[in-house]
RNA sequence: UGAGUAACACAGACAGCCGCGCCUGCAUUUUAUUAUGCAGGUGAGGAAAGUCCGGGCUCCGCAGGGCAGGAUGCCGGAUAACGUCCGGUGGAGGCGACUCCCAGGAUAGUGCAACAGAAAAUAACCGCCCGCCAAUGGCAGGCAAGGGUGAAAAGGCAAGGUAAGAGCUUACCGCUUUGCUGGUAACAGUAAAGGCUGUGUAAACCCCAUCCGGAGCAAGGCCAGACAGGAACAAUACAGUUGCCCGCUGUGUUCCGGGUAGGCCGCUUGAACCUGCUGGUAACAGCAGGGCCAGAUAGAUGGCUGUCUGAUACAGAACCCGGCUUACAGUGUUACUCAUUAU
Repeated sequence: UGAGUAACACAGACAGCCGCGCCUGCAUUUUAUUAUGCAGGUGAGGAAAGUCCGGGCUCCGCAGGGCAGGAUGCCGGAUAACGUCCGGUGGAGGCGACUCCCAGGAUAGUGCAACAGAAAAUAACCGCCCGCCAAUGGCAGGCAAGGGUGAAAAGGCAAGGUAAGAGCUUACCGCUUUGCUGGUAACAGUAAAGGCUGUGUAAACCCCAUCCGGAGCAAGGCCAGACAGGAACAAUACAGUUGCCCGCUGUGUUCCGGGUAGGCCGCUUGAACCUGCUGGUAACAGCAGGGCCAGAUAGAUGGCUGUCUGAUACAGAACCCGGCUUACAGUGUUACUCAUUAU
């Protein structure tokens, strides 16, 4: 200097004028915070998106048991919890910094592996060896080492041995079992023995281990308002917030038709945020201090002017919070890796 990897910050700011929503105070007005004015404070995101997980909260005459169903799946930790996060192990990719993982079980069982190929398990197309014959071909036998097909073909490589071969034998590797060492563990290293061993697939069914009641702020509660009935079924029945069964509790269910449906609460102080210290590799935890930062309900932040170095992409809260996933232009900072050059 160039190319990369990982993390973080901003994602417009400040000032003035006019205009919006909420809160607080004052004044006037009104049956009434009903209406008006003034002053002060405050007012969309890193994803507010997806509605994918987990909860807080609310309700349900079992929220009890079982089955079905669903989710997770290496080890250890964090958390209110999670399918999330942190650290580690194993595997894969990359020269590397780093990144990714569909990570229990194929000896419980079942299924699948098209085509090609001799054969996906009852193994012989080409080929090698031995014997015979009417001899560049044929018959019979042995082989699974070589070649071919394929994603995958009776462990790999080398030597000995053999008619030719084969773990047939041996050394090394691989696999299995056992012991020892290190580690909380997953696992790693090492030694000995062994049979010398028939593939893959479980995000196929399944087995094993752990976990799961349901519905949801259109939950739920209060005030106001308005009520007109009629028919059918039922107690060995029916109803009871995923489905089925048992238990338990209660007395109900369905159809036709008429009337009312407005306001308030829930609604924002929270497992929260910021700063510092301590502990921890980290996720995070504890302690101390600081401040309060939207609550709309046909749905609020817009317009103009000036200054600043850059300001643009994706895009607007609707009960709240912790995550994941997706979209995305630009500016800047820090650390590390590789290449080249110079000292």
Record summary:
This is a predicted structure of a 343-nucleotide RNA (Bacterial RNase P class A) from a Lachnospiraceae bacterium. The model forms 96% of the base pairs in the Rfam consensus. The gene name in the source record is rnpB. It matches the Rfam family "Bacterial RNase P class A". It is annotated as a ribozyme. Its family is annotated with dimeric ribonuclease P complex, ribonuclease P activity and tRNA processing in the Gene Ontology. Taxonomically the source falls in Lachnospiraceae (Bacteria, Bacillati, Bacillota, Lachnospirales). Its mean pLDDT, the model's own confidence on a scale to 100, is 76.